[in-house]
Context: one part of a larger RNA
C1' cells in the first nucleotide's frame, strides 16, 4: 500500500479567516479528454498455466496452444465525470423591516464590604484554635459613631438563562463596533463546502519597561501539630494578583466527541422571533423557525451510553492513531529577553 479506527480502549489539531489542493445543485445543447466497445497493430525468447512428447519416473528438456489483464492507431457510444456554452432558483450570498444578547473597544460614574488614616465615646481585653501560642491592646486596642484616602472586586436580579469561532464574557451609563436570529419573498444566479502551508486569536502562571498596590497571597519568618512536620492549622507577610505597552503560546485549552450537508418514530422544559384562534386586556391554546436541556423508540456501542443539538444511516474535506516504558526525552532544526514552545527518534528492556 491493501484494511481498521479517534465520546471513556492508542487517536479530533486550542480556536478562527483562508492559499494551494480535493469535492460540488436542477435543465438544454455541444464536445468526447476521463469511461465504455470493435477492428488492426504491437506485446521477442525463456518463465508461469493447459494439451501432447522424450531421458525407466521426477527433476529437467522438445513441440503445440492459451496467456503476456499493457501500450498505440483507428471507428463508434455518451449513461455518469471533465471542458464549452445557455438558462433555472432550491445551496450561497445581498436587500428592506424588527426585536433579543454579561460578544469586543474606550470613556466616565455609583453603592456595599474590607483596610489604613484623622476625630469623638469608651475600658480591659481583643484576635485566634480541636485546644493553644505566636499576633495585636493602658503609648488607649477590640467594640461603636462621624469625616477622609485608596485599590479591587460587583451581593440581590442570576436562571442545566443569554452572547461568543475558541480562549472567555456580568454594578450603571454613552460612545464606537462585530456576529447571529426572525418576518418579506425583493435582488444576484451556484458566486459553494472543506482546508496541506500561511496569516490572526489565544485562561492562568511567567518575562520586559513604566505605573499602581486595598484584600488575598507563592516564597519568606514566626506560634503550633508530631518521632519528625521543608506541610496540613493559627499570626505575619515579597513577588504576583490590577492598569498601560510588549512579549510568552501552553492546560483536564474538555462535550475528552473536527468542519459542512441531506435523512431518520416520539414526550417535555426553557430563551429569541413570527403565524393562527379565543380574549377589552394581562394571557391561555395550536402552530413555524433559531437556540439551549432533560427522557426516550429505531438503529447504534465492547459495555456504559449516544438517540432531529447522534456516538444512528450517508457523502466531501482536513487533522489524528497502529503495544508498554525509555520519552514528549536526546539530536538537529526552527521560534523565544528567558522560562521554555514547535517538530520529534534511537539503542536497550517488558
Nucleotide at each position: 500500500c491493501u484494511g481498521g479506527g479517534c465520546g471513556u480502549a492508542a487517536a479530533g489539531g486550542g480556536c478562527g479567516c483562508g492559499u494551494a489542493g480535493g469535492c460540488g445543485g436542477c435543465c438544454u445543447u455541444c464536445u468526447a479528454a476521463g469511461u465504455c466497445g470493435a477492428a488492426c497493430g504491437u506485446g521477442a525468447a525463456a518463465u508461469c498455466c493447459c494439451c501432447g512428447g522424450g531421458c525407466u519416473c521426477a527433476a529437467c528438456c522438445c513441440g503445440g496452444g492459451a496467456a503476456c489483464u499493457g501500450c498505440g492507431u483507428c471507428c463508434g457510444a455518451u449513461a455518469c465525470u471533465g471542458g464549452a456554452a445557455g438558462g433555472c432558483u432550491u445551496g450561497a450570498a445581498u436587500c428592506c423591516g424588527g426585536g433579543a444578547g454579561a460578544g469586543g473597544g474606550a470613556u466616565g460614574c455609583g453603592g456595599a464590604a474590607u483596610u489604613c488614616c484623622a476625630g469623638g465615646u469608651g475600658u480591659a481585653g481583643c484576635g485566634g484554635u480541636g485546644a493553644a501560642a505566636u499576633g495585636c491592646g493602658u503609648a488607649g486596642a477590640u467594640a461603636u459613631c462621624u469625616g477622609g484616602a485608596g485599590g479591587a472586586a460587583c451581593a440581590c436580579c442570576g436562571g442545566u438563562g443569554g452572547c461568543g469561532a475558541a480562549g472567555g464574557c456580568g454594578g450603571c451609563a454613552u460612545c464606537c463596533u462585530g456576529g447571529a436570529c426572525c418576518g418579506g419573498u425583493a435582488u444576484u444566479g451556484a458566486c459553494g463546502c472543506u482546508g496541506a502551508g500561511g496569516c490572526g486569536c489565544g485562561a492562568a502562571a511567567g518575562c520586559c519597561a513604566g505605573g499602581g498596590g486595598a484584600g488575598c497571597a507563592a516564597a519568606c519568618g514566626g506560634g503550633a501539630u508530631u518521632a519528625g512536620a521543608u506541610a496540613c492549622c493559627c499570626c505575619g507577610g515579597u513577588a504576583g494578583u490590577c492598569c498601560u505597552g510588549g512579549c510568552c503560546c501552553u492546560a483536564a485549552a474538555c462535550g475528552a466527541u473536527g468542519a459542512a450537508u441531506g435523512c431518520u418514530u416520539g414526550g417535555u422544559g426553557u430563551g429569541g422571533c413570527g403565524g393562527g384562534u379565543a380574549u377589552c386586556g394581562a394571557u391561555c391554546c395550536c402552530u413555524g423557525c433559531c437556540g439551549u436541556g432533560c427522557c426516550g423508540a429505531a438503529g447504534c456501542u465492547a459495555a456504559c451510553g449516544c438517540a432531529u443539538u447522534a456516538a444512528g444511516c450517508a457523502u466531501u474535506c482536513c487533522g489524528c492513531c497502529u503495544g508498554g516504558g525509555g520519552a514528549g526525552u536526546a539530536c538537529g532544526g526552527u521560534c523565544g529577553c528567558a522560562a521554555g514552545g514547535c517538530u520529534g527518534a534511537a539503542a536497550c528492556u517488558c

Overview
The part of an RNA shown here (small-subunit ribosomal RNA, central domain) has 350 nucleotides. It matches the Rfam family "Bacterial small subunit ribosomal RNA". Its mean pLDDT, the model's own confidence on a scale to 100, is 89.